Context: one part of a larger RNA
RNA sequence: AUGAACGCUGGCGGCGUGCUUAACACAUGCAAGUCGAACGAGAACGGGACUGCUUGCAGUCCUCAGUAAAGUGGCGCACGGGUGAGUAACACGUGGAUAAUCUACCUCAUGUUCCGGAACAACAUUGCGAAAGCGAUGCUAAUACUGGAUGAAGUUUUUUGCCUUUGGGCCUGAUAAUAAAAGGGAGCCUCUCCUUGGAAGCCUCUGACAUGAGAUGAGUCCGCGGAUCAUUAGCUAGAUGGUGGGGUAACGGCCUACCAUGGCGACGAUGAUUAGCUGGUCUGAGAGGAUGAUCAGCCACACUGGAACUGACACACGGUCCAGACUCCUACGGGAGGCAGCAGUGAGGAAUUUUGCGCAAUGGGCGAAAGCCUGACGCAGCAACGCCGCGUGAGUGAAGAAGGCUCUUGGGUCGUAAAGCUCUGUCAACAGGGAAGAAAUCGCAAUAUAUUAAUAGUAUGUUGUGUUGACGGUACCUGUGAAGGAAGCACCGGCUAACUCCGUGCCAGCAGCCGCGGUAACACGGGGGGUGCAAGCGUUAUUC
Numbered sequence: 001a002u003g004a005a006c007g008c009u010g011g012c013g014g015c016g017u018g019c020u021u022a023a024c025a026c027a028u029g030c031a032a033g034u035c036g037a038a039c040g041a042g043a044a045c046g047g048g049a050c051u052g053c054u055u056g057c058a059g060u061c062c063u064c065a066g067u068a069a070a071g072u073g074g075c076g077c078a079c080g081g082g083u084g085a086g087u088a089a090c091a092c093g094u095g096g097a098u099a100a101u102c103u104a105c106c107u108c109a110u111g112u113u114c115c116g117g118a119a120c121a122a123c124a125u126u127g128c129g130a131a132a133g134c135g136a137u138g139c140u141a142a143u144a145c146u147g148g149a150u151g152a153a154g155u156u157u158u159u160u161g162c163c164u165u166u167g168g169g170c171c172u173g174a175u176a177a178u179a180a181a182a183g184g185g186a187g188c189c190u191c192u193c194c195u196u197g198g199a200a201g202c203c204u205c206u207g208a209c210a211u212g213a214g215a216u217g218a219g220u221c222c223g224c225g226g227a228u229c230a231u232u233a234g235c236u237a238g239a240u241g242g243u244g245g246g247g248u249a250a251c252g253g254c255c256u257a258c259c260a261u262g263g264c265g266a267c268g269a270u271g272a273u274u275a276g277c278u279g280g281u282c283u284g285a286g287a288g289g290a291u292g293a294u295c296a297g298c299c300a301c302a303c304u305g306g307a308a309c310u311g312a313c314a315c316a317c318g319g320u321c322c323a324g325a326c327u328c329c330u331a332c333g334g335g336a337g338g339c340a341g342c343a344g345u346g347a348g349g350a351a352u353u354u355u356g357c358g359c360a361a362u363g364g365g366c367g368a369a370a371g372c373c374u375g376a377c378g379c380a381g382c383a384a385c386g387c388c389g390c391g392u393g394a395g396u397g398a399a400g401a402a403g404g405c406u407c408u409u410g411g412g413u414c415g416u417a418a419a420g421c422u423c424u425g426u427c428a429a430c431a432g433g434g435a436a437g438a439a440a441u442c443g444c445a446a447u448a449u450a451u452u453a454a455u456a457g458u459a460u461g462u463u464g465u466g467u468u469g470a471c472g473g474u475a476c477c478u479g480u481g482a483a484g485g486a487a488g489c490a491c492c493g494g495c496u497a498a499c500u501c502c503g504u505g506c507c508a509g510c511a512g513c514c515g516c517g518g519u520a521a522c523a524c525g526g527g528g529g530g531u532g533c534a535a536g537c538g539u540u541a542u543u544c
Stems, first nucleotide, its partner, number of pairs: 001542002004540005011390006017383002019348001024346003028343003033075003038072002046063007082301003092225007101218002106214008114148004123138006154178003157174002161170003183206003187202002192199003227273003234264003239261008276298004280291004303324005326337004354380001356379003362376001363374004393423004403414004427485001429480005437471001442466010488533005493514003499528005509516002
């Protein structure tokens, strides 16, 4: 010094920390959704009215409601959260390279957004199955899918010149080839058409496509650096290099065919063991040594092994497929699952917490927004596990009560300690008041600017006002009464601060080392006294 544990003890608060072992197995709940301003379709319960009337039942309509729950489609699910099994490696750290590369959403700039088509879910009818689920027929929409048009820019081919660092930048032509798109919302009548008003018109917001640039993120390559063993000395066949081809966003034996026979190694190859790496942390005067919990950066993994799909990004923790082990359901035909997310359970262990509250704040996803989701996060609970702070009273009070211990019987000591007297009121208790964290978004009102035909609308800004707090009636403040409710633990032979009495008699026991104990034990056990720390104190373990 510690993510500690154990023993004895335990008043309060603040801030932190909390499975180091079995990457063992997991019941249950929650942890990733959202958008109706992309699209088609669309309930029920309940309530009301009317009709028939067999008087408590049936039917119809309205409402519930364009709501719920599903479906197509978009974006997200590759972030956030967990763990350290594997990995001795360009994994990490640091410094470079990419003229060998990609980058959804975001920002800026330029241009475009034309004309068509066929389907598939949902739904309806129906079949199989215990279930999970799977089919058949028919209908339908879209920002889903798809054909065509256009073709600036880009890319490929070719071309002129300049600069230059392998496939780089700029400029100039040419020729072909390639290849785009999607709509949705609000408002208005100035122009055009019908003319009450509307849209194919105007206007505005948002989206879509192509290209260039930026930002961000990522991929790849290289120099150097950081474990042990030589009781591991030789290792290697895609192995080392070349050519052609393939593949990738991209270089490359990355893959493949052929050719050559290389390549690494005592400056430690290969093999084995151990291990996530770093900023840091602990220690130390430093140099060093040890370590890698919490927090932050990177990497790897997601029951075990393998594989790809989708996508800007995955070979994907809460996606798919295959194989395996395990668990569960089954009508025995077949199916379902993956807490190293947050809680929680069993097991293991010396040992590690609540199946809590809230999205109020911060941040994230979706959405035009309202908002929804968020076990990220913010809080609360448990644990003296750690650090820090406070308290358990203060003053006065005897040549010194009682009592204990001791004694040479005079005394000494506990000891101003107590009692008594005079005060104070921290903490705790009770009572009253009571925050900051909240600013936004949004609604309403007013107003300015821009756009426009417009005092619509929209965008931006200003002012006023209203709404929003899990923690929490918490922090904090005030008052009430009252010394009242709040001290232990280890040690006292030397090292090492602190000594005596009794008991025991090499016994019982102590002990970190030296060593104590066999009848006067300052070392064992108890009493008194003392010393050291103190809500802790000791012991054990580990590091310096």
Small-subunit ribosomal RNA, 5' domain from an uncultured prokaryote, 544 nucleotides, folded computationally. Its mean pLDDT, the model's own confidence on a scale to 100, is 84. The RNAcentral record of the full RNA draws on ENA.